This is a predicted structure of a 75-nucleotide RNA (transfer RNA) from a Candidatus Falkowbacteria bacterium. Rfam family: tRNA. It is annotated as a transfer RNA. Lineage of the source: Bacteria > Bacteria candidate phyla > Candidatus Falkowiibacteriota. Its mean pLDDT, the model's own confidence on a scale to 100, is 81.

This record gives sequence, C1' cells and structure tokens, in this order.
RNA sequence: GUCCCUGUCAUCUAGUCCGGCUCAGGAUACUGGCCUUUCACGCCAGCGACACGGGUUCGAAUCCCGUCAGGGACA
Repeated sequence: GUCCCUGUCAUCUAGUCCGGCUCAGGAUACUGGCCUUUCACGCCAGCGACACGGGUUCGAAUCCCGUCAGGGACA
C1' cells in the first nucleotide's frame, strides 16, 4: 500500500443475513428491597448500550459511502 473481519450497557453476548412486533433482550457485576440472629444463597426491582459523520427510506443497530480504532492475509 491492497484486501478481509470486527466495533452494541461497567464486562461478556443475542439481534444484522431477510429494515418495522414491547422500554434493543440475556448473563455477570453494581445499587435497593424481601428473606436470615448476621453474612452468603435464593427471590423481586432498579441501573445502563447500537464507535463517529453523512446518505437512502415513511421508517436504519441492521442497507450504502466515508472516517476512526482493533485484528488478520498478501506484498
């Protein structure tokens, strides 16, 4: 330099292929409550995310373009 893959809550991850269903779901963590003599366990609730910019569309996490970051292949 060329090409390919990935980027979603604090962390891991589903959803993307085939655009629309509820608050974008789940687990762990954290916070609060219940339970318990207390802690732990268990139960309930809360918390919190689509890398960034633009485009297409009635409607974009999803499609298109660019940028950024990480990884890989070739040279």